[in-house]
RNA sequence: AACGAUAAACGGCAAAUCCGUCGAAAGGCGGAGACGCAAAGCCACGGGUCUAAGACCAUUAAGGUUAUGACAGCCGGGUUACCGAA
Numbered sequence: 001a002a003c004g005a006u007a008a009a010c011g012g013c014a015a016a017u018c019c020g021u022c023g024a025a026a027g028g029c030g031g032a033g034a035c036g037c038a039a040a041g042c043c044a045c046g047g048g049u050c051u052a053a054g055a056c057c058a059u060u061a062a063g064g065u066u067a068u069g070a071c072a073g074c075c076g077g078g079u080u081a082c083c084g085a086a
């Protein structure tokens, strides 16, 4: 000097829940809050999960199927990034 894994350090994000708001819903956004997270930063490419407005089926009623909707804090993948002892 380079590589580099943990410890440490500077910090970061923010679950559940509550309030407000958007949405048919799942869920998103903002505030409070902190379960946890070394990518719990970003991306719907693959798998998976959730919802079913609309459409279709059925129908006395109840209902059933389906993503073009959503989940990146479900997994994989892609991409960017702080510190870096022994």
Stems, first nucleotide, its partner, number of pairs: 012037002017032006035073001041079003045076003048071003054066004

Background: c-di-GMP-I riboswitch aptamer from Peptococcaceae bacterium UBA2264, 86 nucleotides, folded computationally. Of the family's consensus pairs, 95% are formed in the model.